[in-house]
């Protein structure tokens, strides 16, 4: 410097393709069984979807720009 992938809850990941209530496993918090640790059932909390901007009645999603991680290739020593 060119080309690809990824960035969504404390983690690990789905939803993106074809816009329309943000979710799923663990992990947290509360109840409850349980001597009790575990553990089982139930409830709940926890999110600027990496960042600005467009487009649209409506964006995680569409389109333009930027940021960091990875991988691949050029270049130069």
């Nucleotide at each position: 410097c060119g080309g690809g992938g990824c960035g969504u809850a404390g983690c690990g990941c789905a939803g993106u393709c074809u816009g329309g209530u943000a979710g799923c496993g663990c992990a947290c918090u509360c109840g409850c069984u349980u001597u009790g640790g575990g553990a089982g059932c139930g409830a709940g909390a926890g999110g600027u979807c990496c960042c600005c901007g467009g487009u649209u009645c409506a964006a995680a999603u569409c389109c333009g720009g930027g940021c960091g991680c990875c991988c691949c290739g050029a270049c130069c020593a």
Source information
This is a predicted structure of a 77-nucleotide RNA (transfer RNA) from a Solirubrobacterales bacterium. The organism belongs to Solirubrobacterales, within Bacteria. The sequence was found in a public genome assembly.